[in-house]
RNA sequence: GCCUCCGUAGCAUAGCAGUGGUGCGUCUGACUUGUAAUCAGAAGGUCGGGAGUGCAACUCUCCCCGGGGGCU
Repeated sequence: GCCUCCGUAGCAUAGCAGUGGUGCGUCUGACUUGUAAUCAGAAGGUCGGGAGUGCAACUCUCCCCGGGGGCU
C1' cells in the first nucleotide's frame, strides 16, 4: 500500500429502514438475625465522527478515525 471484518450503556452482545433490547455490573426496595443467593423496580446510550439518499437511517451509500485478520 491492497483486501476483509468490526466499532451499540461501565463490560459483553443482539438489533429485515418504522418505540435502541438482553446478560453481567451499579443503585433502590422486598426477603433474611445479618450477609450471600433469589425476586421486583430504576438509572445509565449524542448507536466512533462527518456528509449523502430517503417521509423516516444503529440499519443503505461515500469520506475520515480507531481496532482485529489476511496479502504484498